RNA sequence: GGGGCUAUAGCUCAAUUGGUAGAGCGUCUGCAUGGCAUGCAGAAGGUCAGCGGUUCGAUUCCGCUUAGCUCCACCA
Numbered sequence: 001g002g003g004g005c006u007a008u009a010g011c012u013c014a015a016u017u018g019g020u021a022g023a024g025c026g027u028c029u030g031c032a033u034g035g036c037a038u039g040c041a042g043a044a045g046g047u048c049a050g051c052g053g054u055u056c057g058a059u060u061c062c063g064c065u066u067a068g069c070u071c072c073a074c075c076a
Stems, first nucleotide, its partner, number of pairs: 001072007010025004019056001027043006049065005
């Protein structure tokens, strides 16, 4: 320098081949228990890496950028 993959909730990860995104764990609240643990019920929490483009509409499609992983090439 070139190719490929990944980036989604605090953490680990799904999903949608364009129509305002979920699970488990964690956090908070309530109930049960004398209390903890635990169980049950509920809630909060996401500019879907960033910037543009296309579109009525983008997490999804296109371009560029950033970060990580990986392969190839080059120099030594």
The RNA shown here (transfer RNA) has 76 nucleotides and comes from Acidocella sp. MX-AZ02. It matches the Rfam family "tRNA". About the family: Transfer RNA (tRNA) molecules are approximately 80 nucleotides in length.